RNA sequence: UUCUUAUCAAGAGCAGGCGGAGGGACUAGCCCGAUGAAGCCCGGCAACCGGCGUAAUAGCACGGUGCUAAUUCUUGCGGAAACGACAACGUUUCUGGGAGAUGAGAG
Numbered sequence: 001u002u003c004u005u006a007u008c009a010a011g012a013g014c015a016g017g018c019g020g021a022g023g024g025a026c027u028a029g030c031c032c033g034a035u036g037a038a039g040c041c042c043g044g045c046a047a048c049c050g051g052c053g054u055a056a057u058a059g060c061a062c063g064g065u066g067c068u069a070a071u072u073c074u075u076g077c078g079g080a081a082a083c084g085a086c087a088a089c090g091u092u093u094c095u096g097g098g099a100g101a102u103g104a105g106a107g
Base pairs, nucleotide, nucleotide: 001107002106003105004104005103006102007101008100013042016041017040018039022032023031024030026076028074029073043068044067045066048064049063050062051060052059072099077096078095079094080093081092082091083090084089
């Protein structure tokens, strides 16, 4: 870096330490941030892989990851329904896909 596959509506410090201005992938929005961003440490959550455990489940959370504002914050391409009298168009809701994230496996 590419491919396959599973999951993405729950959960986790609004008195923890260092740190100092940015952050939420990208677009457009909309948000978070000196009542302190990113990052690091600690704590916590979960339980994908391994391990332990069971007849098999369940379970533990020991090892490897992961996660810890907002549904993957919404949205980007398409479909359906309702409403705005109709067309155009708009709003809302639902839905398929795309993109992305994480695990496991393969190249």